Small-subunit ribosomal RNA from an uncultured prokaryote, 1395 nucleotides, folded computationally. Its mean pLDDT, the model's own confidence on a scale to 100, is 83. The RNAcentral record of the sequence draws on ENA. Rfam family: Bacterial small subunit ribosomal RNA. Rfam links the family to the GO terms structural constituent of ribosome and ribosome.

RNA sequence: ACCGGCGGACGGGUGCGUAACGCGUAUAGAACCUACCUUUAACAGAGGGAUAGCCCGAAGAAAUUUGGAUUAAUACCUUAUAGUAUUGUAGAGUGGCAUCAUUUUACAAUCAAAGAUUUAUCGGUAUGAGAUGGGCAUGCGUCCUAUUAGCUAGAUGGUAAGGUAACGGCUUACCAUGGCAACGAUAGGUAGGGGGCCUGAGAGGGUGAUCCCCCACACUGGUACUGAGACACGGACCAGACUCCUACGGGAGGCAGCAGUGAGGAAUAUUGGACAAUGGGCGAGAGCCUGAUCCAGCCAUGCCGCGUGCAGGAAGAAUGCGCUAUGCGUUGUAAACUGCUUUUAUUUGGGAAUAAACCUCUCUACGUGUAGAGAGCUGAAGGUACCAAACGAAUAAGCACCGGCUAACUCCGUGCCAGCAGCCGCGGUAAUACGGAGGGUGCAAGCGUUAUCCGGAAUCAUUGGGUUUAAAGGGUCCGCAGGCGGACUAAUAAGUCAGUGGUGAAAGCCCAUCGCUCAACGAUGGAACUGCCAUUGAAACUGUUAGUCUUGAAUUCGGUCGAAGUGGGCGGAAUGUGUCAUGUAGCGGUGAAAUGCACAGAUAUGACACAGAACACCGAUAGCGAAGGCAGCUCACUAGACCUGAAUUAACGCUCAGGGACGAAAGCGUGGUGAGCGAACAGGAUUAGAUACCCUGGUAGUCCACGCCGUAAACGAUCAUUACUCGUUAUUGGCGAUACACUGUCAGUGACUAAGCGAAAGUGAUAAGUAAUGCACCUGGGGAGUACGAUCGCAAGGUUGAAACUCAAAGGAAUUGACGGGGGCCCGCACAAGCGGUGGAGCAUGUGGUUUAAUUCGAUGAUACGCGAGGAACCUUACCAGGGCUUAAAUGCAUAAUGACAGGUCUGGAAACAGAUCCUUCUUCGGACAUUUUGCAAGGUGCUGCAUGGCUGUCGUCAGCUCGUGCCGUGAGGUGUUGGGUUAAGUCCCGCAACGAGCGCAACCCUCAUCAUUAGUUGCCAGCGAGUAAUGUCGGGGACUCUAAUGAAACUGCCUGCGCAAGCAGUGAGGAAGGGGGGGAUGACGUCAAAUCAUCAUGGCCUUUAUGCCUAGGGCUACACACGUGCUACAAUGGCCAGUACAAAGGGUAGCGACUUGGCGACGAGUAGCCAAUCUCAAAAACUUCAUCUCAGUUCGGAUUGGAGUCUGCAACUCGACUCCAUGAAGCUGGAAUCGCUAGUAAUCGCAGAUCAGCAAUGCUGCGGUGAAUACGUUCCCGGACCUUGUACACACCGCCCGUCAAGCCAUGGAAGUCGGGUAUACCUUAAGUCGGUAACCGUGAGGAGCCGCCCAAGGUAAAACUGGUAACUAGGGCUAAGUCGUAACAAGGUAACC
Repeated sequence: ACCGGCGGACGGGUGCGUAACGCGUAUAGAACCUACCUUUAACAGAGGGAUAGCCCGAAGAAAUUUGGAUUAAUACCUUAUAGUAUUGUAGAGUGGCAUCAUUUUACAAUCAAAGAUUUAUCGGUAUGAGAUGGGCAUGCGUCCUAUUAGCUAGAUGGUAAGGUAACGGCUUACCAUGGCAACGAUAGGUAGGGGGCCUGAGAGGGUGAUCCCCCACACUGGUACUGAGACACGGACCAGACUCCUACGGGAGGCAGCAGUGAGGAAUAUUGGACAAUGGGCGAGAGCCUGAUCCAGCCAUGCCGCGUGCAGGAAGAAUGCGCUAUGCGUUGUAAACUGCUUUUAUUUGGGAAUAAACCUCUCUACGUGUAGAGAGCUGAAGGUACCAAACGAAUAAGCACCGGCUAACUCCGUGCCAGCAGCCGCGGUAAUACGGAGGGUGCAAGCGUUAUCCGGAAUCAUUGGGUUUAAAGGGUCCGCAGGCGGACUAAUAAGUCAGUGGUGAAAGCCCAUCGCUCAACGAUGGAACUGCCAUUGAAACUGUUAGUCUUGAAUUCGGUCGAAGUGGGCGGAAUGUGUCAUGUAGCGGUGAAAUGCACAGAUAUGACACAGAACACCGAUAGCGAAGGCAGCUCACUAGACCUGAAUUAACGCUCAGGGACGAAAGCGUGGUGAGCGAACAGGAUUAGAUACCCUGGUAGUCCACGCCGUAAACGAUCAUUACUCGUUAUUGGCGAUACACUGUCAGUGACUAAGCGAAAGUGAUAAGUAAUGCACCUGGGGAGUACGAUCGCAAGGUUGAAACUCAAAGGAAUUGACGGGGGCCCGCACAAGCGGUGGAGCAUGUGGUUUAAUUCGAUGAUACGCGAGGAACCUUACCAGGGCUUAAAUGCAUAAUGACAGGUCUGGAAACAGAUCCUUCUUCGGACAUUUUGCAAGGUGCUGCAUGGCUGUCGUCAGCUCGUGCCGUGAGGUGUUGGGUUAAGUCCCGCAACGAGCGCAACCCUCAUCAUUAGUUGCCAGCGAGUAAUGUCGGGGACUCUAAUGAAACUGCCUGCGCAAGCAGUGAGGAAGGGGGGGAUGACGUCAAAUCAUCAUGGCCUUUAUGCCUAGGGCUACACACGUGCUACAAUGGCCAGUACAAAGGGUAGCGACUUGGCGACGAGUAGCCAAUCUCAAAAACUUCAUCUCAGUUCGGAUUGGAGUCUGCAACUCGACUCCAUGAAGCUGGAAUCGCUAGUAAUCGCAGAUCAGCAAUGCUGCGGUGAAUACGUUCCCGGACCUUGUACACACCGCCCGUCAAGCCAUGGAAGUCGGGUAUACCUUAAGUCGGUAACCGUGAGGAGCCGCCCAAGGUAAAACUGGUAACUAGGGCUAAGUCGUAACAAGGUAACC
């Protein structure tokens, strides 16, 4: 090697399949098997023929196959014996659970064995029992979908037979027609189950890795063999897919064993050591095998433990960073420095336990084989754990975060970019949110991110939710199943409760103790395992059974009530139509009109006739009905409710999934009817349009009969039934009572309200309160009540009813505002009544636009536009094109130098500036002065008014805006402040859960109007005096005017009327003034991100030989045009000429300038006076008187242009004002529209001043003169105040917001088709194989080969169903800073909205 035996059915792996007696748990076997092990008791006699190996050949590439000869066994065969074995027949006893079980007797039949050997054992055969392991059956439990509702033919049962270890339709034949299912069958999807694990207070929810139990599987499918056990991971056969070898003929294979490789992936380890221990197999044993196992390796994957030092140390060092920056803070006792310690790391040395055995040897006891004792042998991990010594702070810290949630803050950079983000959200020039830095916080050999699960989430609610309005009550009723159910008695014991027994594996969780230095981890013990089964007991409650009762329910008799229903009959008014008559030009309709009707006679009026529909008044906060709904009168039929008393039945009840019936309007079908109304449609209007609102017509329809539809904001947005729970009031129908007072009671219908409830609004015996029973429904908004499927319908459509995707909200109730083409009340030159303007003309001025080198900048509805500017030729000036300067044009400090600089002159130049030249300090010697150099500070009308201060406009001189305490409300908030009066006023009074107070109002301040006192110069002059041509000119005077200081005076104080009062009214009185006497100053909380960085100030940014500074010239003055504000006019209430009178308030010395004089004049030349109640500007002008013009583009009007001048100024060209002469434009009162003004106002007339050399001033700010009209009144326009109402607005109506279309993106539905998938069916074919049959071949025979038959995997064919992918095209949906068209909704949203 081979034969034989035993084991390869254990151990190890994986989770494909499986929704199943697969698993879990508990039972049952009187339907079972079990090798090895223990035990019981019996046996092992005689014989035979082969075969592998070995040997000799053959075939083949190989795998392998095959021939011949020969051989052994505990291999195989024949035979003997046997029993408590098996079978059959007959009988007896005992027991039970129906078949039966068990014990036993007799007879008959059947079936065994193997040896090895050291003689002590090991093995063999048959039997019973045990143990172990298994098979089978049953109760209960075990995922999602009903858009899966019917499934089933060996299917359900019976008889007989076969088969199995065993029961059984397990299989076959025959018979019967059953079986399962709404307590979810069948179908589809998904999935191994459990102990457990994670989470949670628990109940639960999620999960099934590691460890343990069970199941299933072993490339995919099928099949059996062997065996005690398999339909067998490392066995066999067949089919298929794949891989490999091949000589092309044929063969080989199955890591879901341990390592390892590839692929896939976000991702998961070593082709290690050992059988030393534990365990398994075989063996008598030594021993052999064992990727089980024990160890080691890799990985911060997790858990646990340890370390990276400890103490002192302030010059609070340096660096860094920040700031309010000569300094301070922080990093920070941190470091340095001093002292201490040595775990760990490193080095050196020592060094385990785990070993008990088996086995070998020796000894002891007795029965010579067991038991015991002693010695020896055996360690993978491993020179590992551990111990000792040496050394020296030595060898050892990261990650995330710092807006809130949530512990922790600053700077720089960036500038809706880059980026962050769990949610809210951050970023558009001062980001604690991005990126970096400093600092801080938290965890720590880890820290963050991502994914998943539970929790929070009472957000599926059993514990433990809701449904009027937030999502949610079915449209209503009837009612089977189901659920729930009145009083009493008795029985029972299913539920229920208690005790006991069994079970609930171990591990895990929990507790205690112990072992590794601690812990993690481990060991031992306990508890628990809330469950299931069995048994014993209790009997209150529920159930069941039996009986009784009347209060729930129902019935009968009597009475009442009502638009309750169905069918028939009748009636009048109105409308329309027809006929006749009267009658004549319009009728009708509207915001206004038109279409329409009408001289062919309408409308109107009268009479008669006809038609259809609806029923005025009564009529109602009434009534009836289950709801929808129901209305003239009356008849018939039908139903109901309520009330009173009496009687009957005896729980007959309540609710109700599925089911059935009814069910407004519209709509559909068939037939009728058709007056009025009236979708569609037509016409007329309106309008930007008007497919609408309005008008004129008008078809379906509305009406009737029959049949469908089955929905409504079908609403009380409130399911049905039952019980209980303060009051007031009204009303309907009964009853009691003589009664119309009054009152009680039953059943309805309403209002208010207590408690309670409720988020609030509200509800409140008709509950939304307190309870009970049953049903229905909800779980963020949109997508969507859509799609698909199913079902109903004639159709329209109804019912059932998702998902993808998308958003961070959608929603309810209430509050405060704001708003309304809501309401009430009130005010204002808001309208009205008046007067005068603007808009037309010319000019002035500002703005826009355009132009330009520049036309500097700002202001832009009201609240910009004669505004900043109260005065641009240069300057101003900021703009433009040139020329120049760079610590600078100014100032300060420090340093150094010089005695210059400055100034004069000359040259260049437009000047600035540059160059040349002349002249050149003072001094008490400390220095001063000046210039230059350097340094530090500059400068900027550059940006941001959306970083700011200040100042300002506007609402608005409107009457409001708030607070403290109290009270009300969960709260936001309210009250006060609202209400009744009154006022100019939140002014005042009265009332009041409010009482008080503040900022505003008013008053206090200034001015004007009257008077008094005081004071009289520069003012005044009555009286007295002087003087002049004349004048307060002078002396005087204080009377007056006036000046300017102080005071008085006005308060509804008095009267009358009204009123509670506040107050109002009066041709009241008085008074200078009367009800705030006129005017001014004075502007609450706030709004408009209002205006201003160019008055000024200022944060940040930008610029620095320029965006700064100097300089000359130009520009701000342009000019087709548009607008605002003004002036002058258009004329006779006027122009022009001449004469003449009366102010106030101001200004003046670089000035006002009298007066004189020259000039036509602007002005010039002289000069008095005056720093002003003194002098002067200065003449006021309208007015008035006389004259003239006579209605014209003029004697109006003055633009424009020409000429000549004056003045200012360095300068008048761009670009001044004024004067004179000449010229003599438009314009004859102004379209739509629009402005101002209520009394000394409008209108009109002049005067002055600021700015300023001059002036473009007709502007602005003041002053006075003359001096009106009108207001009935609050309907309307505008603005405002208060109260109330609606709201989908809160950036607050200049709000919000809808739909189509156009564009992009995304997911989805349909779709001619097309490509798959699994499942089932039918037919065909059929491998291997079991079973059955069989004559020929082999064998003496047993038997075998072969052949045949049934079944069957794979395969093929066929027609369906289901499901998925994809698809031209198509449909709607969602999303997307600035698209188009309209304006549907929110206010009465401009036609109330909605179903």